[in-house]
RNA sequence: GCCCCGGUAGCUCAGCGGGAGAGCAAGACUCCUACAAAGUCGAGGUCGCAGGUUCAAUCCCUGCCCGGGGCA
Numbered sequence: 001g002c003c004c005c006g007g008u009a010g011c012u013c014a015g016c017g018g019g020a021g022a023g024c025a026a027g028a029c030u031c032c033u034a035c036a037a038a039g040u041c042g043a044g045g046u047c048g049c050a051g052g053u054u055c056a057a058u059c060c061c062u063g064c065c066c067g068g069g070g071c072a
Base pairs, nucleotide, nucleotide: 001071002070003069004068005067006066007065010024011023012022013021018055027041028040029039030038048064049063050062051061052060
């Protein structure tokens, strides 16, 4: 230098044009003398960045950044 995969909640990941979600963690509440366990609830997001296509983009296209792998 070229090619491929990935970047989404604090962490691990799903979602692949029209509602942004799950599990775990953290928080509040119930229970308990208290803690743990269990249960319930609610919160938490510039979907890596910038453009483009589209009525509409996490999703499609282009460039860039970051991480991993391969070739040279």